A computed fold for a 72-nucleotide RNA from Glycine max, annotated as transfer RNA. Its Rfam family is "tRNA". Rfam links the family to the GO term triplet codon-amino acid adaptor activity.
RNA sequence: GCCCCUUUAACUCAGUGGUAGAGUAAUGACAUGGUAAGGCAUAAGUCAUUGGUUCAAAUUUGAUAAGGGGCU
Repeated sequence: GCCCCUUUAACUCAGUGGUAGAGUAAUGACAUGGUAAGGCAUAAGUCAUUGGUUCAAAUUUGAUAAGGGGCU
């Protein structure tokens, strides 16, 4: 220098154009004589950033950033 992959909740990850989800963690109340475990509920996301395409984009596409890999 060129090419490829990843980026979504605090963490680990789903989500193949039509309302963003799970597990763990957190919070609340339940339960117990009390603690742990447990079942229940709640909150937490500008979907890395910025443009384009589209009636509609986490999803398609350009550029950028960060991380990882390959070739020379």